[in-house]
RNA sequence: AGAGUUUGAUCCUGGCUCAGAACGAACGCUGGCGGCGCGUCUUAAGCAUGCAAGUCGAACGGCAACCUGUAGCAAUACAGGCGAGAGUGGCGAACGGGUGAGUAACACGUGGGUAAUCUACCAUAGGGUGGGGGAUAGCUCAUGGAAACAUGGGGUAAUACCGCAUACGAUUUAUUGACACAAGUUGAUGAAUGAAAGGGGCAAUUGCUUCGUCCUAUGAUGAGCCUGCGGUCCAUUAGCUAGUUGGCAGGGUAAUGGCCUACCAAGGCGACGAUGGAUAACCGGCCUGAGAGGGUGUACGGUCACACUGGAACUGAGACACGGUCCAGACUCCUACGGGAGGCAGCAGCUAAGAAUCUUCCGCAAUGGGCGAAAGCCUGACGGAGCGACGCCGCGUGAACGAUGAAGGCCGAAAGGUUGUAAAGUUCUUUUCUUGGGGAAGAAUAAGGAUAGGAGUGGAAAGCCUGUCUGAUGACAUUAACCGAGGAAUAAGCCCCGGCCAGUUACGUGCCAGCAGCCGCGGUAAUACGUAAGGGGCUAGCGUUGUUCGGAAUUAUUGGGCGUAAAGGGCGUGUAGGCGGUUUUGCAAGCCUGAUGUGAAAUCCCACGGCUUAACCGUGGAUCCGCAUUGGGAACUGCAAGACUAGAGUUUAAGAUGGGAAGCUGGAAUUCCAGGUGUAGGGGUGAAAUCUGUAGAUAUCUGGAAGAACACCGAUGGCGAAGGCAAGCUUCUGGCUAUAGACUGACGCUGAGGCGCGAAAGCGUGGGGAGCAAACAGGAUUAGAUACCCUGGUAGUCCACGCUGUAAACGAUGUACACUUGGUGUAGGGUACACAAGUAUCCUGUGCCGAAGCUAACGUGAUAAGUGUACCGCCUGGGGAGUAUGCUCGCAAGGGUGAAACUCAAAGGAAUUGACGGGGGCCCGCACAAGCGGUGGAGCAUGUGGUUUAAUUCGAUGAUACGCGAGGAACCUUACCAGGGCUUGACAUCCACUUGAAUGUCCAGGAGACUGGGCAGUCCCUUUUAGGGACGGGUGGACAGGUGCUGCAUGGCUGUCGUCAGCUCGUGUCGUGAGAUGUUGGGUUAAGUCCCGCAACGAGCGCAACCCCUGCUGUCUGUUACCAGCAUUUAGGAUGGGGACUCAGGCAGAACUGCCGGUGACAAACCGGAGGAAGGUGGGGACGACGUCAAGUCAUCAUGGCCCUUAUGUCCUGGGCUACACACGUGCUACAAUGGCCAGUACAGAGCGUAGCAAGACGGCGACGUCAAGCAAAUCGCAAAAAGCUGGUCUAAGUUCGGAUUGGAGUCUGAAACUCGACUCCAUGAAGUUGGAAUCGCUAGUAAUCGCGCAUCAGCAUGGCGCGGUGAAUAAGUUCCCGGGCCUUGUACACACCGCCCGUCACACCACCCGAGUUGGGGGUACCCGAAGUCGCUAGUCUAACCGCAAGGGGGACGGUGCCGAAGGUACGCUUAGUAAGGGGGGUGAAGUCGUAACAAGGUA
Repeated sequence: AGAGUUUGAUCCUGGCUCAGAACGAACGCUGGCGGCGCGUCUUAAGCAUGCAAGUCGAACGGCAACCUGUAGCAAUACAGGCGAGAGUGGCGAACGGGUGAGUAACACGUGGGUAAUCUACCAUAGGGUGGGGGAUAGCUCAUGGAAACAUGGGGUAAUACCGCAUACGAUUUAUUGACACAAGUUGAUGAAUGAAAGGGGCAAUUGCUUCGUCCUAUGAUGAGCCUGCGGUCCAUUAGCUAGUUGGCAGGGUAAUGGCCUACCAAGGCGACGAUGGAUAACCGGCCUGAGAGGGUGUACGGUCACACUGGAACUGAGACACGGUCCAGACUCCUACGGGAGGCAGCAGCUAAGAAUCUUCCGCAAUGGGCGAAAGCCUGACGGAGCGACGCCGCGUGAACGAUGAAGGCCGAAAGGUUGUAAAGUUCUUUUCUUGGGGAAGAAUAAGGAUAGGAGUGGAAAGCCUGUCUGAUGACAUUAACCGAGGAAUAAGCCCCGGCCAGUUACGUGCCAGCAGCCGCGGUAAUACGUAAGGGGCUAGCGUUGUUCGGAAUUAUUGGGCGUAAAGGGCGUGUAGGCGGUUUUGCAAGCCUGAUGUGAAAUCCCACGGCUUAACCGUGGAUCCGCAUUGGGAACUGCAAGACUAGAGUUUAAGAUGGGAAGCUGGAAUUCCAGGUGUAGGGGUGAAAUCUGUAGAUAUCUGGAAGAACACCGAUGGCGAAGGCAAGCUUCUGGCUAUAGACUGACGCUGAGGCGCGAAAGCGUGGGGAGCAAACAGGAUUAGAUACCCUGGUAGUCCACGCUGUAAACGAUGUACACUUGGUGUAGGGUACACAAGUAUCCUGUGCCGAAGCUAACGUGAUAAGUGUACCGCCUGGGGAGUAUGCUCGCAAGGGUGAAACUCAAAGGAAUUGACGGGGGCCCGCACAAGCGGUGGAGCAUGUGGUUUAAUUCGAUGAUACGCGAGGAACCUUACCAGGGCUUGACAUCCACUUGAAUGUCCAGGAGACUGGGCAGUCCCUUUUAGGGACGGGUGGACAGGUGCUGCAUGGCUGUCGUCAGCUCGUGUCGUGAGAUGUUGGGUUAAGUCCCGCAACGAGCGCAACCCCUGCUGUCUGUUACCAGCAUUUAGGAUGGGGACUCAGGCAGAACUGCCGGUGACAAACCGGAGGAAGGUGGGGACGACGUCAAGUCAUCAUGGCCCUUAUGUCCUGGGCUACACACGUGCUACAAUGGCCAGUACAGAGCGUAGCAAGACGGCGACGUCAAGCAAAUCGCAAAAAGCUGGUCUAAGUUCGGAUUGGAGUCUGAAACUCGACUCCAUGAAGUUGGAAUCGCUAGUAAUCGCGCAUCAGCAUGGCGCGGUGAAUAAGUUCCCGGGCCUUGUACACACCGCCCGUCACACCACCCGAGUUGGGGGUACCCGAAGUCGCUAGUCUAACCGCAAGGGGGACGGUGCCGAAGGUACGCUUAGUAAGGGGGGUGAAGUCGUAACAAGGUA
């Protein structure tokens, strides 16, 4: 410090996710030791048991038990001693310890104030401590009660209580000074008031001393109160307030104060957020972060609050009191039912809850606290130990050597690799462990003792103060540390291995099981699941989950944005607020600077030090960025005063204007009404119809009426803040502009709320209503058509007044000001050139193009989206949703404000390349058009689908399957079915054993395969038996075999786009980039063919050419081909001969837009022409770019993986692939006279032939049979070519057309023609009379038509592949259909339009809203009741101290009563939560239904 994820790819915006650190954690797996820390975060839920606050006999009375003594035999009594427990009294119990419920508050933090206060114990200073009195617990005697406890009588003490005396100070008050000016401080002089307690030690005659006690002052400590500032959320909480705000008087308090009461006034708080609601103890700190910040408040420390819930006071220096009291309530317990008791949020511990948090331990040895003079007692504070890997830190689980690189595992075809120096083994060490041993520090001192000094005082003693020395005490603890012995001995796991992110293979599984933080893996070859091996990371831990910060500049102060991504308010005016021109002087609030106080300690940081190190701890420093007080400064801001004119404004002189309002006027058009002329249609549409018209329309003419809108001018032009404004004239009125003066003197800019304006539609009331026209009606269209189109038509549109307040109210661009290269229009005005015209220039508007800059890009660019300033508004992923709810505005419609649950990993912007468009342009093709002939109808053939079947084997399925694989299924083929057999196999290789040469042949059974048996034969080499070799059989083992699966694991081959003209690369350049350029453009071509131009220059694969056939010529050769001339002749090139011709086979030439004319740009090229056998690639073939279709083929072949192995292999017989209601494709034959039949007759090419072609002869009507020459073929044969031509016949008909079907008889092939061949003859003679919608081929030697040959093959051809004969018509075009190419445009498509995608309905699930109601919580108002208790009133009862001779008084207690008052009750409304019949929309779901709204002109933008 970044990374992954939107796309085909790119840049941007933007969210989601990850890597880091941390934790009072929890869970899973695992677990050796030690140190230091931490440990109910959940229900402030409930608690058994024990302990957590006592102490003082030196304040007091007194005593059980015990001891001693006396008396007594003893019981016992008495006296003395020691004195437990209890009691009176004092101090403490208000600390320490716990918890965080409440609290948004002076609760906390920080700084001040107290001239408005208190403070026990403590310290310092001063002054006292005299003299009396009456009670009361305990105790004793009774009584009641289950108990808790209560009551009565009697008697007793005090440092308990109460008078009196005294008063240096003190308090109150009066008078009077000084200082202050805030209520006070400090003096002087009077008056009045208020104290006390004793105990110990010593000495004992007074006394001394100490601890107490009282008064006063000061200090210290602690506390109370007041106050500035600071720290949460919600405005869907906007108004709150009656003791409320203030005053006066009084009460109350330690003290100010409405703290409380009476009276008076009407105030007080609030947009700088009152009130209300929600949440929350606050801080030092802690976590994170570069920091600024964000989160947090466990442990430690400070403060606050609370102590079962609510209320209340008492005591006291201090409480409204955790382990006190009273009352009420809930709960629990005891009970004799009458009554009582209790409060773990102290330490342990228990129950429940929960993912989750410990021992009912030891000790007061240390530190600290209470009491005490002290010893000491108490102390669950504390010190320790225990449990828990909960965290941090440290250590260990061994070290060195050790290659045959062992075994085993895993991987690999093998070689081998890896685990791995790892192990084993050898040597060594002992941290840890086990065992044994001695053994620190934590302890300082206290009492006491010794000693030295001191104060002070006495008659003296002792006592008092200070220092030194000595002098008990250890929970932990079998401590730490150390020493000895033993022995590698006791000690390694967890997570991960697709990318992010370091690290990979095998097997299993097969969208299953599962994984997953995000993207995403898994559908038979998973580096992503599970296991193993190996590897990576961390390590006594490792992962997961949760939470916080970070990354996130993703709330942006540091440090973001708003034209199109989310985001500028519809526009103005203006309040508060924010900001503000030049200059002078002053002040000093901000600001700068110095000093002082405070900012607790701990923590963090730095340095040093102590535990072996570290964690941990100690010491010192720095920091604590803050607040306050005070001294100084005056640049800037501010404030005050003064001045200025550049901002702003006023006025005078001009100008333009659809700016606004009201009134008046005008013409054209439309419709209607009346009349005239006139006759059959009009109107409307893609085409129609509804409609209208013979009752006279439309058309046309004349007259009239009505309402609305204002052609031309007219414009990218003008005006206005925006909405918006258009005939003309008048009146009223607003704003604007340039120039030149004068004046005011900062009067300015922006603007939350507020106020006003605000298109269209809509609403209310009243008018008006010609045209247009939602709704509605009808007609069309359509599968439907609640639409688009047509005919009508009402609200409305118009006017007046009022409401609504929204728009893509858009420049999707807030307002104002300043600055920053240019060009060119236009509107208004000015200046200069003397005027006009014109030119130049300036200002104000309004446009276009563009520099720099900016921008993600598009773009913007002085009218900024540039550079700055000021202020306002707004945004923070998509959906849910501008919805719900609340509030508010509105007559309503609706508007403003405006969420959440839930869900997704995207949604989005700009640009790029493609693809697509019922977008555009250009161009091509038998694409259409123009023609010719077909298919679709019939019969048959053949293939396919379907159906059937035991099987009808398998594959091919739009174009690009369907006379296709198959170039030929009777058996075989054959893969299918039935049945019968075989199991190392029908076939290959090897090994072991055995046997036999091989081989040929015969017999029996059987459908055959096969089974059983026989005969003949007896090899070669070494060589003695015997062994070896080749070949065959048998047994056993390795293995064979598979037309079994996967063409979506593959190779190869093939189809198609398409013989279309395209597809790319290098370098350069442009762009942030994907990419672009080149390849686009102007011409041209069959062609990315060529030329020209050009930020491109070149190149490659394609095109073309090179290759083959064909067409012309020359030349060479001349048999089996040929025969002109010569000769012969059987009259046949047959023979001699010839090399002329044809022909054959070689070689060569020929055509290149070369020549001429025209067009074109002086090019490329095109058009025409000449010549030529051939002319513009002459014709044909082979040849198929990058790629597309997961196209086809595992059944040609090859091949990975999987599967079968007495069968999915293999052999045999028979059957099937040939089925048949039907549908489709491809063909053949026809329907006839351009024909059929009969007879005669002419002319090819290319092929094939010895398991063959076969002349010829004979037989048969014929298929063919018999005999048979020739020919391995330019020699012989197939072989007849047919259409054609000549002649004859048929005469328009189901025929002399057509030949299906069927019967009979045969031929041939073949073991074998039944299923199931072809052919022949005789007989039979079906459909069919030119074929609906639709559709195919063909542009010249082509279509059409005619026959011939070949492959396969025993036989079988209407199919396939070739060959020649005859031989047309039409087009010279590109509007349309189809396909394609190039350019351009739009796009929400990229699996690419067979795309994407919207809404209702149906089903399931989820969260939410409304909801008749219903059940809780909270607080509010009013009223009722009214406990305890303070305060007040009261003289009913009782009454020790004091006064009084007494009566009585004072005082007190009880009682009664009043105000207030908790809980409770009633009523009402508010708020919040739960639940709910039913209703509503939303989201998500697999391949549901209906349509097709959007994206292309998306088919109505």
The RNA shown here (small-subunit ribosomal RNA) has 1501 nucleotides and comes from a metagenome.
It matches the Rfam family "Bacterial small subunit ribosomal RNA".
The RNAcentral record of the sequence draws on SILVA.
Its mean pLDDT, the model's own confidence on a scale to 100, is 84.